[in-house]
RNA sequence: GCUGGAUUAGCUCAGUUGGUAGAGCAUUUGAUUCGUAAUCAAAAGGUCGCGAGUUCGAGUCUCGCAUCCAGCU
Numbered sequence: 001g002c003u004g005g006a007u008u009a010g011c012u013c014a015g016u017u018g019g020u021a022g023a024g025c026a027u028u029u030g031a032u033u034c035g036u037a038a039u040c041a042a043a044a045g046g047u048c049g050c051g052a053g054u055u056c057g058a059g060u061c062u063c064g065c066a067u068c069c070a071g072c073u
Base pairs, nucleotide, nucleotide: 001072002071003070004069005068006067007066010025011024012023013022019056027043028042029041030040031039049065050064051063052062053061
């Protein structure tokens, strides 16, 4: 230098053909218990890496950039 992949909640990851952004763990609150753990219920937590484009509508499609991983030279 070229090619491919990844980037979504604090962490690990889903998200189908473009149509309300989700799960598990963790956190907080409550219930339960003499108390703790466990269990159960609920809540909070997101500029979907950054910028632009297409579209009535973009996490999803297109382009550029950034970071990381792998391969080729």